Transfer RNA from an Anaerolineaceae bacterium, 73 nucleotides, folded computationally. RNAcentral records the identical sequence in 2 taxa. Model confidence (mean pLDDT): 82 of 100.
RNA sequence: AGGUCAGUAGCUCAAUUGGCAGAGCACCGCUCUCCAAAAGCGGGGGUUGUGGGUUCAAGUCCUACCUGACCUG
Numbered sequence: 001a002g003g004u005c006a007g008u009a010g011c012u013c014a015a016u017u018g019g020c021a022g023a024g025c026a027c028c029g030c031u032c033u034c035c036a037a038a039a040g041c042g043g044g045g046g047u048u049g050u051g052g053g054u055u056c057a058a059g060u061c062c063u064a065c066c067u068g069a070c071c072u073g
Stems, first nucleotide, its partner, number of pairs: 001072007010025004019056001027043005049065005
């Protein structure tokens, strides 16, 4: 330099054919307990890497860039 893949909550990851962004763990509160753990119930937390474009509508499609992993030279 070229190519492939990935980037979504604090972490690990979903999101179907473009149609209201979710789960587990973690965190906070409550129940239970003498206290705690475990268990159960509830809650908060997102500019979907960045900038443009297409569309009535974009996490998803197109494009440039950024970051990371791998491959080729």
Overview: Its Rfam family is "tRNA". It is annotated as a transfer RNA.